This is a predicted structure of a 73-nucleotide RNA (transfer RNA) from uncultured Ruminococcus sp. Rfam family: tRNA. The family's RNA type in Rfam is transfer RNA.
RNA sequence: GGACACUUAGCUCAGCUGGUAGAGCUUUCGCUUGACGUGCGAAGGGUCAGCGGUUCAAGUCCGUUAGUGUCCA
Numbered sequence: 001g002g003a004c005a006c007u008u009a010g011c012u013c014a015g016c017u018g019g020u021a022g023a024g025c026u027u028u029c030g031c032u033u034g035a036c037g038u039g040c041g042a043a044g045g046g047u048c049a050g051c052g053g054u055u056c057a058a059g060u061c062c063g064u065u066a067g068u069g070u071c072c073a
Base pairs, nucleotide, nucleotide: 001072002071003070004069005068006067007066010025011024012023013022019056027043028042029041030040031039049065050064051063052062053061
């Protein structure tokens, strides 16, 4: 320098054919216990990497920039 893949909650990851963003773990609170742990319940936490475009509507489609990984040279 070239090709491809990925970027979504604090972490690991889902998200189908474009239609109001989710799970597990973690954190906080409550119940349970003599206490801790386990278990159960609830809550908090997101400009979906940035910018632009298409569309009535974009995490999803298109372009571009940045970052990470793999491969080629």